[in-house]
Predicted 3D model of a 112-nucleotide RNA (SAM riboswitch aptamer (S box leader)) from Lysinibacillus capsici. Lineage of the source: Bacteria > Bacilli > Caryophanales > Bacillaceae > Lysinibacillus. Rfam family: SAM riboswitch aptamer (S box leader). Gene Ontology term of the family: regulation of gene expression. The RNAcentral record of the sequence draws on MGnify. The model forms 97% of the base pairs in the Rfam consensus.

RNA sequence: UCUUAUCAAGAGCGGCGGAGGGAUAGGCCCUAUGAUGCCCGGCAACCAGUAAGCAAUGAGCUUACUAAGGUGCUAAUUCCUACAGAUUCUUACUUGGAUCUGGCAGAUAAGG
Numbered sequence: 001u002c003u004u005a006u007c008a009a010g011a012g013c014g015g016c017g018g019a020g021g022g023a024u025a026g027g028c029c030c031u032a033u034g035a036u037g038c039c040c041g042g043c044a045a046c047c048a049g050u051a052a053g054c055a056a057u058g059a060g061c062u063u064a065c066u067a068a069g070g071u072g073c074u075a076a077u078u079c080c081u082a083c084a085g086a087u088u089c090u091u092a093c094u095u096g097g098a099u100c101u102g103g104c105a106g107a108u109a110a111g112g
Base pairs, nucleotide, nucleotide: 001112002111003110004109005108006107007106012040014039015038016037020030021029022028024082025081026080027079041074042073043072046070047069048066049065050064051063052062053061054060078105083102084101085100086099087098088097089096
C1' cells in the first nucleotide's frame, strides 16, 4: 500500500506515575476528585479449537459451544459533524435545521 470482515453491545471504587488527552479540522467533552502511558485485573471472540448441519472434485458456508494460545479492546455510537443524495420543517426564497441512506476518513483483525 491492496483485499475482505466488523465498528449501537461489553469490560476495575486496583497498583505505578505525574500533565495532558479524545487520529486530523471544527464542535463538544475528559482530566490534580489524577489524564496519556505502563502493570495487574477484566471484556470480546478476528485468528484458534470442538460439535452439528449445508455444499462437495475441491475450496468453502452456517449455527452452537470453549477461552489455554496470537492480536485487539477496556469515557462518551468510530463522542458528533466533515462529501453526496432522499424525505421533512423553516425562511425575507437567500437560507438555516432535523431524520435516514450511501460514501470518504479512521480503528481492529485476517490475508496479499